Predicted 3D model of a 385-nucleotide RNA (Bacterial RNase P class A) from Citromicrobium sp. The sequence was found by an Rfam model in a public genome assembly. The prediction has a mean pLDDT of 78. Rfam family: Bacterial RNase P class A. Gene Ontology terms of the family: dimeric ribonuclease P complex, tRNA processing and ribonuclease P activity. From the family's description: Ribonuclease P (RNase P) is a ubiquitous endoribonuclease, found in archaea, bacteria and eukarya as well as chloroplasts and mitochondria. The family's RNA type in Rfam is ribozyme. The model forms 93% of the base pairs in the Rfam consensus.
RNA sequence: CCAGGAGGCUGGGCAGCCGCGUCGCUUAUGUGCCGAGGAAAGUCCGGGCUCCACGAAGCAAGGGUGGCGGGUAACGCCCGCCGGGGGCGACCUCAGGGAAAGUGCCACAGAGAGUAUACCGCCGAUGGCCCCUAAAAGGGCACAGGCAAGGGUGAAAGGGUGCGGUAAAAGCGCACCGGGGGCUUGGUAACAGGUCCCGUCAUGGCAAACCCCACCCGGAGCAAGGCCGAAUAGGGAUCCCGCGCCAGAAAUGGCAGGAACGCUUCGUUCCGAGGAGGUCUGGGUUGGCUGCUCGAGCGCGUCGGCAACGGCGCGCCUAGAUGAAUGGCUGCCCCCUGCCGUUUUGCGGCAGGGACAGAACCCGGCUUACAGGCCUCCUGGCACC
Numbered sequence: 001c002c003a004g005g006a007g008g009c010u011g012g013g014c015a016g017c018c019g020c021g022u023c024g025c026u027u028a029u030g031u032g033c034c035g036a037g038g039a040a041a042g043u044c045c046g047g048g049c050u051c052c053a054c055g056a057a058g059c060a061a062g063g064g065u066g067g068c069g070g071g072u073a074a075c076g077c078c079c080g081c082c083g084g085g086g087g088c089g090a091c092c093u094c095a096g097g098g099a100a101a102g103u104g105c106c107a108c109a110g111a112g113a114g115u116a117u118a119c120c121g122c123c124g125a126u127g128g129c130c131c132c133u134a135a136a137a138g139g140g141c142a143c144a145g146g147c148a149a150g151g152g153u154g155a156a157a158g159g160g161u162g163c164g165g166u167a168a169a170a171g172c173g174c175a176c177c178g179g180g181g182g183c184u185u186g187g188u189a190a191c192a193g194g195u196c197c198c199g200u201c202a203u204g205g206c207a208a209a210c211c212c213c214a215c216c217c218g219g220a221g222c223a224a225g226g227c228c229g230a231a232u233a234g235g236g237a238u239c240c241c242g243c244g245c246c247a248g249a250a251a252u253g254g255c256a257g258g259a260a261c262g263c264u265u266c267g268u269u270c271c272g273a274g275g276a277g278g279u280c281u282g283g284g285u286u287g288g289c290u291g292c293u294c295g296a297g298c299g300c301g302u303c304g305g306c307a308a309c310g311g312c313g314c315g316c317c318u319a320g321a322u323g324a325a326u327g328g329c330u331g332c333c334c335c336c337u338g339c340c341g342u343u344u345u346g347c348g349g350c351a352g353g354g355a356c357a358g359a360a361c362c363c364g365g366c367u368u369a370c371a372g373g374c375c376u377c378c379u380g381g382c383a384c385c
Base pairs, nucleotide, nucleotide: 001381002380003379004378005377006376007375008374009373010372012333013332014331015330016329017328018327020035021034023032024031025030037356041367042366044365045364046363047362048361049221050220051219052218054267055266056265057264058263059262062217063216064215065214066213067081068080069079070078071077082096083094084093085092086091097212098211102210103209104206105205106204119151120150121147122146123145126144127143128141129140130139131138159177160176161175162174163173164172178201179198180197181196182195183194184193185192186191225290226289227288228287235281236280237279238278239277241275244255245254246253247252257271258270259269260268297316298315299314300313301312302311303310304309334354335353336352337351338350339349340348341347342346
């Protein structure tokens, strides 16, 4: 200097005039502090909080996650490590348990796609046919037969490479690699190394196919909910169970029955007919206050940890609207692009541009969008010293 990889910050600044919202102060006029985001977005996860489900336990249904360890309130998130794949590398990426519990799929092409096969081919030792020969030897054919090593088809063809062996071949034998298993070493573990054994080492791929295994999970949501005010029809129809027994003067108590849960067991509560409960249908209230912002909060320092993160100390308070506030104008500056001039650097002038995008209960994440500018670390290449 060129090309890449990972991470972080910012995303306009200053001034003047006028204007807006909450809260505080003031008798009032007025005045003071504060006032949208890194994603406020998507509504994909996890919670806090509120209400509902009668409670506990077990089972079922449904859903979620999926290497190991750690972090966290928790997670499908984050950190570190392991393994697979990609890259020269920095790094990136993975829906990463099981295919011998079962079911299913692998189109087309191809001979054949799962306990599958012979299209082109190779061999033809042994058997067969022909030539030659006294006979044999020898030669030819490729019929019977053998092969799946070579080629082709395909995403994939029944481990791979090499040597031997064979008529030609094949884990047929051997070496190494791969696969399975034993022992051992390191590591918390996933896993890695070493060594030994196995050639029945026959049984491919797909589970982001159904499924199996391990672990986890009530439902709804601030339009949750609470209070006040107001109004109407404390409406109507229908279904089901039982209205029982004992003690007692009575109150009351006990037992049985019914109801409240997807099922079961235990418990609890309610019910006794003007009734508990279920289903359907109809009417009224669309007002105000609250919930509503001090938080699993933020900043700095320090300690522990590879890190995520945690402990300790000090400091700070930074929207709470409700048809929904935070804006408008002017000037200068800043950054970028193009053109022109000029003393190349540089400077000046003109024109244009300055991203994605707006809280509504709050928080931790993920995903998506983002013009331009700046910073840090790492990798590869070239050149110079």